[in-house]
Context: one part of a larger RNA
This record gives sequence, structure tokens and C1' cells, in this order.
RNA sequence: GGAUGAACGCUGGCGGUGUGCUUAACACAUGCAAGUCGUACGAAGUUCACGUAUCAAAUCGAAUUUGAUUGUGAACGGCAGUGGCGGACGGGUGCGUAACGCGUAAGAACUUACCUUUUGGAGGAGGAUAACAGCGGGAAACUGCUGCUAAUACUCCAUAAUGCUGAGGAGCUAAAUAUCGAAAGAUAGCCAAGAGAGAGGCUUGCGUCUGAUUAGCUGGUUGGUGAGGGUAAUGGCCUCCCAAGGCAACGAUCAGUAGCUGGUCUGAGAGGAUGAUCAGCCACACUGGGACUGAGACACGGCCCAGACUCCUACGGGAGGCAGCAGUGAGGAAUUUUCCGCAAUGGGCGAAAGCCUGACGGAGCAAUACCGCGUGAAGGAUGAAGGAUCGUGGUCUGUAAACUUCUUUUCUUAGAGAAGAAUUCUGACGGUAUCUAAGGAAUAAGCACCGGCUAACUCCGUGCCAGCAGCCGCGGUAAUACGGAGGGUGCAAGCGUUAUCC
Repeated sequence: GGAUGAACGCUGGCGGUGUGCUUAACACAUGCAAGUCGUACGAAGUUCACGUAUCAAAUCGAAUUUGAUUGUGAACGGCAGUGGCGGACGGGUGCGUAACGCGUAAGAACUUACCUUUUGGAGGAGGAUAACAGCGGGAAACUGCUGCUAAUACUCCAUAAUGCUGAGGAGCUAAAUAUCGAAAGAUAGCCAAGAGAGAGGCUUGCGUCUGAUUAGCUGGUUGGUGAGGGUAAUGGCCUCCCAAGGCAACGAUCAGUAGCUGGUCUGAGAGGAUGAUCAGCCACACUGGGACUGAGACACGGCCCAGACUCCUACGGGAGGCAGCAGUGAGGAAUUUUCCGCAAUGGGCGAAAGCCUGACGGAGCAAUACCGCGUGAAGGAUGAAGGAUCGUGGUCUGUAAACUUCUUUUCUUAGAGAAGAAUUCUGACGGUAUCUAAGGAAUAAGCACCGGCUAACUCCGUGCCAGCAGCCGCGGUAAUACGGAGGGUGCAAGCGUUAUCC
């Protein structure tokens, strides 16, 4: 000199664009953050239409009318339930990890829901179960028994290659319907197999901090064209057997520290430091362990067990997990609103209409950073007053002010008022940006320094005191170095200090 996710002191007008718990992966009140589908399904309920039967009422009777019950069909069908898809994405954090974790370059023994594409198929049958009803248990959370019912839920039979197993003969393997329609058919789905795209799992070469005041480490350890198991898949991944190997001064093992990278800062570069925001990968979700479901998890807002903590309890037993968005306490030098909207972009579900979305789009707060603008312009000498100094002549403040003329960026008031919407509709932002008119210099300057380094000097006070200080050093009676004043210098809505990096 440059830089910062900065903080502190003094000061503070506006706009645009970014950024904002670096500390306690500390504990969390409250609300929201993942739902959706009635074109998979049954039922409760509501409304409408039709029909039959029964009952009651009106009428003297019949016919007829009204009401109730029941049946069929249609529409709606909130909250629930079965079922499907999605809750493995998106969002957060950096605890752990020195590792094939990451980066880069290769590889072979794999998987892949949704999507695209190709070929073929979808015949028949069955038994349950939730919801619901009844009877219970429990303070609650919740739950038991009996009975009824549906499906794109579940099961069986048939069909079977190009798929799978197998050396071969041969054997094995599937399906589901719904809506509209008079039908034909259309739309959305279903099953098997192949290909693709994108995604993921795995293996390897090289690179990846410090310490030798850590020198030996290792028993599933190293290998097996031995056997078996397991996985989507290779493999000591696991088990038995056999052999005795494997790593290490080119630093094994141990210990400490740490998420890695694209990048960022600095530097002429080489390099050094760093890894906030944004993007890719990894790891984690109160702590530890485990599996289930599923195409995909060993799963942040799923399950089970154990632990700590908090809460409820009728003491028998239960409930919870903000490292999602806001917000609270605590810690700290220090870091924001319990805001608006799904209008846009994107995601989930749905045939669609649409619903959900603290992702996202926006607004709010903070000079926290960068950039831009302003706080007036021109004229104006009696060189006014005041202040400072002083040799009583003057000099400085100083064209500075006053005063005259002008302008209106900003500001205030009033009026008009978007683009962003693609696509009929639909704009949170927002009556915002912007434009027009009027008003009036009006609403707007500070901070640090002035001994040398280093731009900028005098007076007063103090008297090795009080104090200053980055280094050298100043102060003991004429201090340009302390404190105040006048003046000056530098930067400017900032200026200084502190911390850290180059």
C1' cells in the first nucleotide's frame, strides 16, 4: 500500500447493487417449512330424479295429493380410511473425516422410479382387510375382541421369448383398470423385453497440512485359479481351511489440526494466505446403535432400542428434537423481520381445473461493503464585525460572510403511472420505478492529523507533573511532540483505531 462476512470511537443526507452468528454441532416458547390424487376404492352425509311396496293424514268411498321408511341412478363428497406417487429432491450446518473424502485422469464386475423410443401382451378365478357398526380397556397417548364391505391393495391358475437359470436336454417368470361415449373409439394408466438420456454405486494411477522430543506397525492382518455365504455389482465384504505374509526413513504407525474444490485476497511474477456469499462433491441431523419400506435411505420435519435433557400425568404410563424460515434465551467485540406473495422461475401430486411449496420472487432492518449523487452556482473589498496574533504600523481567518443575480440535482406537495405476462385470465413487489407541475437555498459535514518518518505552525496553560507514543522519542519554566485555542494539511458520508492476511 492492498484486503475483510469485521468490531469499537466520533459523526451521519440520498439512491443502486451485494452482504449480514466467523463465538455455544448450546438449549429452544410460538407459528409456518410436504403434500397431492374422487379419472384407483368403499363408506358416512347433503341435494336432485325415478320406481315399487308399506304406514299415516286429508276426502263419505275410490281415484288423487302430502309426509315418512325403503330401492335404483346422478351430482357434491369437507375431516377421516384403503390404495398410488412424492416425503432420498429442494432447504440447513461443517461435528466428524488426513480418507479414493476431494481434485484430476482412466477403468469394469453393476443398478436405475419418473422421461424418450422400439417390439409384444393384458385370458380366467379367489380369499381377505381398513373405514364402518357393536361391545370393551385407558387420565391420556392409544388400543383389544366380534361382525360387514371395496379396489389400480393381495393371492392363485392360464399364456411365455427376444428375458432368466443351465454345458446341453430342459426348466422358470407378468399384467389393472378408470373416465367420456349408444357403439366404434379417444384419453390416462398396466405387464414383459430391448435401446437411449440423465442419475447413482464400485475400482485404480497421480496430487492433497504439521510433528521423529512419534520408529517400528499389522492377526482378517497379507495372499489363495481352495470351499461356502452375501451384494445390484468386484472384493477378507463375511465364515471355514491352507500358506506366512503385508506396510515402513520415498516417513508406516501414533499424535495434533482440518470438510475438499472451482475460486477469493495479495503479488510484476514465482509464490504466500484463505475456502463467508455463489457453484460442484462429501459428511451430519439431540448423542450412540440398528434395520424396515422403497428404483433410490440405513432416511433433518419416518420407525425401533439405549442414553442425556425438557414437558404432560389420574404415578400405571406417555410426548419431543429449529445444523428449515422467522423468532427467544445463553455465549460473545459482533451479525436482521415471529413481514408480503405464489404474480414470475423451479419442484411434488393430478387427465385437467387446481392444491402445496419460509425453494424462490420481494419488501423491512444495519454506512456492513462497493459504486454514484448531493450539501449550491456566478458576482461580491469598507478587505465589515467577531476571533487569533501583535513590534500599536499591521497580518491571518478572507470572496469567506453580508449583499445582488441565478439554478432546483436532492427535498416537500399535487397529478399521471409502467415493463416484468408467456397464454383468455392472472403482478406480491406497488400507486413502487419513472414522468409532469408548483414551492423555496431551501432538508444535508464530519473525522483524523500538523517533531522526523509524513502533507500541514503559532499563542496560552502545565512544569520529568498531568500526559503523549507505530518507531526514534517528547515533558525537569520560553514544549511546532502533553491539554486548549486560532490557523493549516489530508480524506470525506464518512474518518480514525483495533484485529487478521499478502
The part of an RNA shown here (small-subunit ribosomal RNA, 5' domain) has 502 nucleotides and comes from a lake water metagenome.
The full RNA is in RNAcentral, with records from SILVA.
The prediction has a mean pLDDT of 84.